[in-house]
C1' cells in the first nucleotide's frame, strides 16, 4: 500500500428499517442486618464524527477518525 472485521451508558454486550435502545456488572438511594457482605426494590448513565438513501436509520450506502487481523 491493498483486503477483511469492529466502534451502543463507567465496563461487557443484545437489538427484521418502525412502538420507551434491552440485559449483566458497576455506581447511587431505600429495605433487611448490631455492622459489613449477600439478598430485595427503585434509580443512574449510551448510538465515534460528517454526509446520503428513506415517510422513518443503532440498523442500509459513502467518507473521515480510532482499534484489531490478514497479505508481500
Nucleotide at each position: 500500500g491493498c483486503c477483511c472485521c469492529c466502534a451502543u451508558g463507567g465496563u461487557g454486550u443484545a437489538g427484521c428499517g418502525g412502538u420507551u435502545a434491552g440485559c449483566a456488572c458497576g455506581c447511587g438511594a431505600g429495605g433487611u442486618u448490631u455492622u459489613c457482605a449477600a439478598c430485595c426494590u427503585c434509580g443512574u448513565a449510551g448510538g465515534g464524527g460528517g454526509a446520503g438513501u428513506u415517510c422513518g436509520a443503532g440498523u442500509c450506502u459513502c467518507c473521515c477518525u480510532g482499534g484489531g487481523g490478514g497479505u508481500a

Predicted 3D model of a 72-nucleotide RNA (transfer RNA) from a Thermoleophilaceae bacterium. The RNAcentral record of the sequence draws on ENA and MGnify. It matches the Rfam family "tRNA". The family's RNA type in Rfam is transfer RNA. Gene Ontology term of the family: triplet codon-amino acid adaptor activity. The same sequence occurs in records of 2 taxa. Lineage of the source: Bacteria > Bacillati > Actinomycetota > Thermoleophilales > Thermoleophilaceae.